[in-house]
RNA sequence: GAUAGAGGAUGCACCUGAUCAGGAGUAGCUGUCCCGCCGGUAUGCAGAACGGGGACAGACGAAAGGGGCGGGUGCCGAAGUGAUGAAGGGGCUGCAUCCCCUCUGAGCUGGGCGUAUGGAUAAUAUCCAUGCGACUGUCGCGAAGGAACGCGGAGAGCUAUC
Numbered sequence: 001g002a003u004a005g006a007g008g009a010u011g012c013a014c015c016u017g018a019u020c021a022g023g024a025g026u027a028g029c030u031g032u033c034c035c036g037c038c039g040g041u042a043u044g045c046a047g048a049a050c051g052g053g054g055a056c057a058g059a060c061g062a063a064a065g066g067g068g069c070g071g072g073u074g075c076c077g078a079a080g081u082g083a084u085g086a087a088g089g090g091g092c093u094g095c096a097u098c099c100c101c102u103c104u105g106a107g108c109u110g111g112g113c114g115u116a117u118g119g120a121u122a123a124u125a126u127c128c129a130u131g132c133g134a135c136u137g138u139c140g141c142g143a144a145g146g147a148a149c150g151c152g153g154a155g156a157g158c159u160a161u162c
Stems, first nucleotide, its partner, number of pairs: 001162005008076001011075007019067002028060001029058007038051002042097006079109003085103002088100003110136002113133008138153005
């Protein structure tokens, strides 16, 4: 340097089937009445057009996302996060700020779990970040030599073969 492997019965990510809770009797739709220029991306300013908002009723009424189960695919920096840079989008238009999506990918994290705080979100679900805890795999050092222990490191690692 190349090839092939291991960590686990909750390894990682993706797709899919039926289903479940919730979103929510919400948004929206239909009808009636009311407000009166009030409104519109997240905010502000300006402009010209269009408009807008609320209450009640309905025998109208969603969706994204998520859980467990089944099936499938790709894998073991699997994957996650993310500095920096670039393009685009979010109103009727323009400008500014802000936000969102896509690509790039310095750096960080061995792994899953529990827990605390914070963020996203409708959410007690789920995801993410940080801290703590024991467990687990791997290597090193020490001790030990039957079992089994202590400390430390990181995947650009570890094991096997060539």